This is a predicted structure of a 117-nucleotide RNA (Glycine riboswitch aptamer) from a pig gut metagenome.
RNA sequence: CCCCCGGAGAGUUCGGGCGGCUGUCUAUGUACAGUCAGGACCCGGCACCGAAGAGGCAAGCCCGGAAUGCUUAAGUCGAAGCAUUCUGUGUGAAACUUUCAGGUAAAAGGACGGCGG
Numbered sequence: 001c002c003c004c005c006g007g008a009g010a011g012u013u014c015g016g017g018c019g020g021c022u023g024u025c026u027a028u029g030u031a032c033a034g035u036c037a038g039g040a041c042c043c044g045g046c047a048c049c050g051a052a053g054a055g056g057c058a059a060g061c062c063c064g065g066a067a068u069g070c071u072u073a074a075g076u077c078g079a080a081g082c083a084u085u086c087u088g089u090g091u092g093a094a095a096c097u098u099u100c101a102g103g104u105a106a107a108a109g110g111a112c113g114g115c116g117g
Stems, first nucleotide, its partner, number of pairs: 001117002004114003011046001013045005019036006025029001047104003053100001054098003060091002063088010
């Protein structure tokens, strides 16, 4: 990576759009009127979910700064190295978190788990 199996959550939400039938006529129209339907379709709003994907971070680690101590090292000053503490940037995982994306009947998808190749 591929086949097969399992695999959760959350709206029968609100508004608009797209129709069918019948009748009418200054008659066949992109017309008017009535009536029915307004749907798992499209657009938008609100609400909600976290398990495609994406973003965020804890310890730790790298580099730097400050203080203290030790060593080089012997008197002072200064220097370098090491250790401890504090601190700044960077790095830094998840099923945590954000909800950008995605999703909220079924199907599809689906982190992850199992058999096999």
The prediction has a mean pLDDT of 78.
The sequence is in RNAcentral, with records from MGnify.